This is a predicted structure of a 475-nucleotide part of an RNA (small-subunit ribosomal RNA, 3' major domain) from an uncultured organism.
Context: one part of a larger RNA
RNA sequence: UGACGGGGGCCCGCACAAGCGGUGGAGCAUGUGGUUUAAUUCGAUGAUACGCGAAGAACCUUACCUGGGUUUGACAUGCCAGCUAACAGAUAAGAGAUUAUCUGGCCCUUCGGGGGGCUGGUACAGGUGCUGCAUGGUUGUCGUCAGCUCGUGUCGUGAGAUGUUGGGUUAAGUCCCGCAACGAGCGCAACCCUCAUGUUUAGUUGCCAACGGUUAAAGCUGGGCACUCUAGACAAACUGCCGGACGUAAGCCGGAGGAAGGUGGGGAUGACGUCAAAUCAUCAUGGCCUUUAUAUCCAGGGCCACACACGUGCUACAAUGGCUAGUACAAAGAGUAGCGAGAUCGCGAGGUUGAGCAAAUCUCAAAAAGCUGGUCGUAGUUCGGAUUGGAGUCUGAAACUCGACUCCAUGAAGCUGGAAUCGCUAGUAAUCGCAGAUCAGCACGCUGCGGUGAUACGUUCCCGGGCAUUGUACA
Numbered sequence: 001u002g003a004c005g006g007g008g009g010c011c012c013g014c015a016c017a018a019g020c021g022g023u024g025g026a027g028c029a030u031g032u033g034g035u036u037u038a039a040u041u042c043g044a045u046g047a048u049a050c051g052c053g054a055a056g057a058a059c060c061u062u063a064c065c066u067g068g069g070u071u072u073g074a075c076a077u078g079c080c081a082g083c084u085a086a087c088a089g090a091u092a093a094g095a096g097a098u099u100a101u102c103u104g105g106c107c108c109u110u111c112g113g114g115g116g117g118c119u120g121g122u123a124c125a126g127g128u129g130c131u132g133c134a135u136g137g138u139u140g141u142c143g144u145c146a147g148c149u150c151g152u153g154u155c156g157u158g159a160g161a162u163g164u165u166g167g168g169u170u171a172a173g174u175c176c177c178g179c180a181a182c183g184a185g186c187g188c189a190a191c192c193c194u195c196a197u198g199u200u201u202a203g204u205u206g207c208c209a210a211c212g213g214u215u216a217a218a219g220c221u222g223g224g225c226a227c228u229c230u231a232g233a234c235a236a237a238c239u240g241c242c243g244g245a246c247g248u249a250a251g252c253c254g255g256a257g258g259a260a261g262g263u264g265g266g267g268a269u270g271a272c273g274u275c276a277a278a279u280c281a282u283c284a285u286g287g288c289c290u291u292u293a294u295a296u297c298c299a300g301g302g303c304c305a306c307a308c309a310c311g312u313g314c315u316a317c318a319a320u321g322g323c324u325a326g327u328a329c330a331a332a333g334a335g336u337a338g339c340g341a342g343a344u345c346g347c348g349a350g351g352u353u354g355a356g357c358a359a360a361u362c363u364c365a366a367a368a369a370g371c372u373g374g375u376c377g378u379a380g381u382u383c384g385g386a387u388u389g390g391a392g393u394c395u396g397a398a399a400c401u402c403g404a405c406u407c408c409a410u411g412a413a414g415c416u417g418g419a420a421u422c423g424c425u426a427g428u429a430a431u432c433g434c435a436g437a438u439c440a441g442c443a444c445g446c447u448g449c450g451g452u453g454a455u456a457c458g459u460u461c462c463c464g465g466g467c468a469u470u471g472u473a474c475a
Stems, first nucleotide, its partner, number of pairs: 001475002003472003007469001009467005015459002019424005026315008034306002042053002064301007073124001077123008087104007106115003126290002129288003135284002137279003140275001142273001147186006153162003166177003192267004197235007206225003211222003238261001241255004317417001321376007333364003338357002342353004383414001388409007430452007
């Protein structure tokens, strides 16, 4: 100087407490361990692995296994020699890869040849093989915590100290005052995006107040741009104003005005560093290994197994509910190999036909919880829907292993969950639907969107962090 302390002090955080809702019990989904297997490809493993890489494993993907093939190779470049198409179609053998046969079938040319292709040879290709403890790049975490340093000066023999400590204050090393320090840098804050208010510009595909027309109804139409909205510019918030105590400071408390008040809400933004943290399987790359195989092509299988254990979720156990009829209100998105209105067939998934729309125009599109009636009456039930049988639909060469959905039947466990444990402070938790990426098909996951909409006295304790201080057989 650090690190550590079941040392003391100060401060902060959904850290505790006060609450709300869960997990842990059940069924299912999904990931992992284990076991099994020809193979169940590989990686991730306290917090910081486990609905993670994977924004989508039937084939492909695919890296794994079995079997069948190839060896200058599926892919690149060069050299040498030889030969001419490449390619498309058909037939046959085969699981296919592939092989054989037939048919069609080159361009430029100075006629030397060149381009393109094939065959043989040679350099080489190839490797999701190993090492993340050889690396780059990227990422997680402490932590959006308030810290981490430097120049000059001064002090100390020196390691170092000072500055950065002290008194206040702040979300903040934020600011003020003091001080052998004076300044500066990376962080903090601000500058960026978005939401909340207004003005202005613009007025179609959006809107409809006044006027005219039409209709069963309707911005449907003439018309208009006032309003809503859209999307550009600008304004607005700065402790600016008033009062109070404090030190005439920084700031704090209260108030006014205001759409918004003291960082207005949210996002992006992650200092020096820590964990030899993660990744050689995104990619790149040193070294090592392999080269008739650890490369490569193909078919089938596997990644989906199942005495069991754990994580993350979904659905429930019901009456603040289930079923049923009617009825209301979003936002944000996506769409041409697409979204598909309407009509029609089907109980339904869906089929047929097909208007419009490269979309503020058309479509997906029905929002759901909600509200208004009816019914059920505490029961393993009109709760719950697992499982299983049958019949189908769609996608796709192909749903057996191994897809999603529909209908009929079946109707399991489950009556609120032990020890323990998680999330959350405001439009948040909880709850309700909608959309998108991936994608032929497949979502209880993920990423967004809006609807309804709560509880909360405090800092003794647990956990983590910051500051100065104290002790130390530690470095």
Model confidence (mean pLDDT): 82 of 100. It matches the Rfam family "Bacterial small subunit ribosomal RNA". Gene Ontology terms of the family: ribosome and structural constituent of ribosome. RNAcentral holds the full RNA, with entries from ENA, Greengenes and SILVA.